[in-house]
RNA sequence: GCGUCUUUAGCUCAGUGGCAGAGCGUCCCGUUCACAUCGGGAAGGUCGUAGGUUCGAUCCCUACAAGACGCA
Numbered sequence: 001g002c003g004u005c006u007u008u009a010g011c012u013c014a015g016u017g018g019c020a021g022a023g024c025g026u027c028c029c030g031u032u033c034a035c036a037u038c039g040g041g042a043a044g045g046u047c048g049u050a051g052g053u054u055c056g057a058u059c060c061c062u063a064c065a066a067g068a069c070g071c072a
Base pairs, nucleotide, nucleotide: 001071002070003069004068005067006066007065010024011023012022013021018055026042027041028040029039030038048064049063050062051061052060
């Protein structure tokens, strides 16, 4: 330098055009003498950035950034 893949909650990851989710973690409540377990609930997201397509974009297209792998 070229190619492929990845980027979504604190962490690990779903989500193939129509209200952004799960597990773990955090906080609160219940249960217990207390802790753990268990049950219930809550907070937490400019979906990497900027454009484009579309009535509508996490999703399709382009560029850029970061990371991984391969080739040279």